[in-house]
This is a predicted structure of a 368-nucleotide RNA (Bacterial RNase P class A) from Ponticaulis sp. The sequence was found by an Rfam model in a public genome assembly. Rfam family: Bacterial RNase P class A. By type it is a ribozyme. The source organism's lineage runs through Bacteria, Pseudomonadati, Alphaproteobacteria, Hyphomonadales and Ponticaulis.

RNA sequence: UCAGAUGGUCGGGCGGCCGCUGUUCCGGUUCUACCGGAAUGGAGGAAAGUCCGGGCUCCAUGAAAGCAAGGCGGCGGGUAACGCCCGCCCGGUGAAAGCCGAGGGAUAGUGCCACAGAAAGCAAACCGCCGCGAACGCGUUCGCGGUAAGGGUGAAAGGGUGCGGUAAGAGCGCACCGCGGAGCUGGCAACAGUUCUGGCAAGGUAAACCCCGCCUGGAGCAAGACCAAAUAGGGAAGGCAUCUGGCGUGCUUUUGCGCUGUCUUCCGGGUCGGUCGCGUGAGGUGGUGAGCAAUCAUCAUCCCAGAGGAAUGGUCGCCGAUCCACGUUAGUGGUGAACAGAACCCGGCUUAUAGACCAUCUGAUCAU
Numbered sequence: 001u002c003a004g005a006u007g008g009u010c011g012g013g014c015g016g017c018c019g020c021u022g023u024u025c026c027g028g029u030u031c032u033a034c035c036g037g038a039a040u041g042g043a044g045g046a047a048a049g050u051c052c053g054g055g056c057u058c059c060a061u062g063a064a065a066g067c068a069a070g071g072c073g074g075c076g077g078g079u080a081a082c083g084c085c086c087g088c089c090c091g092g093u094g095a096a097a098g099c100c101g102a103g104g105g106a107u108a109g110u111g112c113c114a115c116a117g118a119a120a121g122c123a124a125a126c127c128g129c130c131g132c133g134a135a136c137g138c139g140u141u142c143g144c145g146g147u148a149a150g151g152g153u154g155a156a157a158g159g160g161u162g163c164g165g166u167a168a169g170a171g172c173g174c175a176c177c178g179c180g181g182a183g184c185u186g187g188c189a190a191c192a193g194u195u196c197u198g199g200c201a202a203g204g205u206a207a208a209c210c211c212c213g214c215c216u217g218g219a220g221c222a223a224g225a226c227c228a229a230a231u232a233g234g235g236a237a238g239g240c241a242u243c244u245g246g247c248g249u250g251c252u253u254u255u256g257c258g259c260u261g262u263c264u265u266c267c268g269g270g271u272c273g274g275u276c277g278c279g280u281g282a283g284g285u286g287g288u289g290a291g292c293a294a295u296c297a298u299c300a301u302c303c304c305a306g307a308g309g310a311a312u313g314g315u316c317g318c319c320g321a322u323c324c325a326c327g328u329u330a331g332u333g334g335u336g337a338a339c340a341g342a343a344c345c346c347g348g349c350u351u352a353u354a355g356a357c358c359a360u361c362u363g364a365u366c367a368u
Base pairs, nucleotide, nucleotide: 001364002363003362004361005360006359007358008357009356010355012319013318014317015316016315017314018313020042021041022040023039024038025037026036027035028034029033044339048350049349051348052347053346054345055344056220057219058218059217062255063254064253065252066251067250069216070215071214072213073212074088075087076086077085078084089103090101091100092099093098104211105210109209110208111205112204113203126151127150128147129146130145131144132143133142134141135140136139159177160176161175162174163173164172178200179198180197181196182195183194184193185192186191224276225275226274227273234267235266236265237264238263239262240261245260246259247258248257283302284301285300286299287298288297289296290295323334324333325332326331
């Protein structure tokens, strides 16, 4: 200097004028409602998707067991919790830094493996090789037996390579690798290393059904609480039932408690008002300590939107990253920043994003 990888920051600034809105204070008035003034605050890294997990609210108050449905799936840690995050192990991939993994079980069972091929789950012989016999002819054909080393098909053909052995071959035997088992060492563990042993072979697929282990009440801010007001505590049909019953937010059973009928459908009526919930938090920032890290502890400091059809803006001026053109240089002119707007809150994940900058790592080349 170039290429690649990982992590992070910013994503407009300053000022004037006008406008909207929350809070606090002051003044006025027709006195809780409005008017005016001052101070101070006012949309993100994803506010998005609504995919997970919770806080919170309600189901009066529970408990136990089971089912359904759903989720997770190497080991250890973090967290309020998670399907999230961190570290490690194993596998794949890359030259490397790194990146990816829906990572338990195929000996519980079922299903599938098209086509090709002799044969794709209990095996099998198309070409071939060897032995014996027969016929014809100097090499073919047929029959019987042995064979799976060579060739072919395929994603995959019943361990791989080599040596010996054999009529020809074959773990038939041996060495190494692989696979199964046992011991030892290291590690919390997943696992890794090493020693011994067995000729051992029973394919793949569970992101197919399934099995195993662990976890999970339901509904949701249009939750819910209060105030005010009004109406019709209305009408009809059907089911179960009469305290041995029925109802009480997934279903069933048992136990306890509360209520005394309860469930389904159709028709019709009233209220479309107001206040709260509504932002002090699993909160932000900084220091110190522990830890590989995620994170935790402690000290200090700060308050950092709250509308109610939905505010957080408009306009003017200056500056303005990068890029383009001109210029020896200084500089001049132009360009002027993407995705995108809170609605109960928080922790994640995923998706979108013009461009600029910083740090670390890997590799190549050059110079010293």